[in-house]
RNA sequence: UCAGCCGGCCGGGCGGCCGCUCCGGACUCCGGUCCGGGGAGGAAAGUCCGGGCUCCAUGGAGAGACGGUGCCGGAUAACGUCCGGCGGGGGCGACCCCAGGGACAGUGCCACAGAGAGCAGACCGCCCCAUGUCCGCAUGGGGUCAGGGUGAAAGGGUGCGGUAAGAGCGCACCGCGGACGCGGCAACGCGGACGGCACGGCAAACCCCACCGGGAGCAAGACCGAAUAGGGGCGACACGCCCGCCCGCGAGGGCUGGGCAGGCCCGCUCUCCAGGCCCGUCGCCCGGGUUGGUUGCUCGAGGCGGCCGGCAACGGCCGUCCCAGAGGAAUGGCUGCCGCGUCCGCGGUCCCCGCAAGGGGAAGCGGGCCCUACAGAACCCGGCUUACAGGCCGGCUGAUCCG
RNA sequence: GAGCGCGUAGCUCAGUUGGUAGAGCAACGGACUUUUAAUCUGUAGGUCUUGGGUUCGAGCCCCAACGCGCUCACCA
Numbered sequence: 001u002c003a004g005c006c007g008g009c010c011g012g013g014c015g016g017c018c019g020c021u022c023c024g025g026a027c028u029c030c031g032g033u034c035c036g037g038g039g040a041g042g043a044a045a046g047u048c049c050g051g052g053c054u055c056c057a058u059g060g061a062g063a064g065a066c067g068g069u070g071c072c073g074g075a076u077a078a079c080g081u082c083c084g085g086c087g088g089g090g091g092c093g094a095c096c097c098c099a100g101g102g103a104c105a106g107u108g109c110c111a112c113a114g115a116g117a118g119c120a121g122a123c124c125g126c127c128c129c130a131u132g133u134c135c136g137c138a139u140g141g142g143g144u145c146a147g148g149g150u151g152a153a154a155g156g157g158u159g160c161g162g163u164a165a166g167a168g169c170g171c172a173c174c175g176c177g178g179a180c181g182c183g184g185c186a187a188c189g190c191g192g193a194c195g196g197c198a199c200g201g202c203a204a205a206c207c208c209c210a211c212c213g214g215g216a217g218c219a220a221g222a223c224c225g226a227a228u229a230g231g232g233g234c235g236a237c238a239c240g241c242c243c244g245c246c247c248g249c250g251a252g253g254g255c256u257g258g259g260c261a262g263g264c265c266c267g268c269u270c271u272c273c274a275g276g277c278c279c280g281u282c283g284c285c286c287g288g289g290u291u292g293g294u295u296g297c298u299c300g301a302g303g304c305g306g307c308c309g310g311c312a313a314c315g316g317c318c319g320u321c322c323c324a325g326a327g328g329a330a331u332g333g334c335u336g337c338c339g340c341g342u343c344c345g346c347g348g349u350c351c352c353c354g355c356a357a358g359g360g361g362a363a364g365c366g367g368g369c370c371c372u373a374c375a376g377a378a379c380c381c382g383g384c385u386u387a388c389a390g391g392c393c394g395g396c397u398g399a400u401c402c403g
Numbered sequence: 404g405a406g407c408g409c410g411u412a413g414c415u416c417a418g419u420u421g422g423u424a425g426a427g428c429a430a431c432g433g434a435c436u437u438u439u440a441a442u443c444u445g446u447a448g449g450u451c452u453u454g455g456g457u458u459c460g461a462g463c464c465c466c467a468a469c470g471c472g473c474u475c476a477c478c479a
Stems, first nucleotide, its partner, number of pairs: 001399010012338007020039008041374001045385002048383005053217004058274007066213005071085005086100001087098004101208002106206002108202003123148002125144008156174006175197001176195002180191004221295004231286007240260004244255004262278004288478003302321008341369006349362005404475007413428004422459001430446005452468005
């Protein structure tokens, strides 16, 4: 210098004028006015995960169903996230990617092609035997998985021996499995007696194993106000028995008195324990009314700085700060200067190529465009994913040149 | 804001143990008819919304994106 990898950050700055919204204070003719302060993002987005919070009529234990996660260790409130490691794959390399448990618990699938596709398998070929023979071979029986061919995949590879031809049939090396030993918390790594090789792939197919999970969601929920035919239909469960007491002449009535039995309530189903209820209550549909206010509502697993522990994710301590709360939805519009980028023109100065004509580039000057890309909070956090004009910083790799 | 569903030919839809994508209507050609319609017959037409992954192989299984559609409040 060129090519590339990884990580972090910014995403206009300073003013002027006119507005919007919230909070505090003052004034007020209750309509508002003035002063001071705050006012979008790294993704506020998609709603893909995980929590807080709230309700579902109570709390706990167990089983099943359903859903999710899936190498190991750690971080965390939790996670499918993050960090560190292991294994596999890719790249010369920096580095990147992986839903990466189990296929000797079982079931299922492997289309087409092919002889044969999971209990392996003789189509061609090779070899042996028998018979026939026009001596080329044909037919029949058998052996063989070395070769051809099919396929995504054909039951180890190469070589030598061996054989009728072959074959882990035997041997050497490589591969594979592997008791056991050593290292490591572990995943796993290293060594390896022994074994002729047996054990194909698919679990983002059912499934098995381990772990996790109740459902709904701020349009959750709470309070106030207004209005209405305080309506109708369907369904669920219950109002049971005995004793006692009170009222009553009696039939009978009453009891938040007791007992027994039964039912309902724990969220998808069932069981158990504790507890509660047995009241006219709940659910759905039709019809009717309102389209108001307050609250939940922003101080929080919070931001910034420093120190300490840890390889890191992260944790601890100290100091400091208060930083949107609108709700058909505010955070905007116009403009000045500066800065950045880009385009056009000039370019008499400088550099490069060329004999030349000329061509290319740079500083500088003038003008235009853009004052930005993706995008806008809606209860709040932690992540993931996706979108993003342009720019800055740091670390590292490869190639080439110079010293 | 929150919760769900769908995307296959021009239109409406099928497509299961994952194995070369179909039906009806429409379009075009032919036959019938004097002609048209109807009818019969034949043909063409598909990046299965897009991108990635699993698998030998994806419309189907998994992940992400894009587009479209549906539902909801309070009171008696």

The prediction has a mean pLDDT of 76. Predicted 3D model of RNase P RNA and transfer RNA as a complex of 479 nucleotides. It holds a member of the Rfam family "Bacterial RNase P class A". By type it is a ribozyme.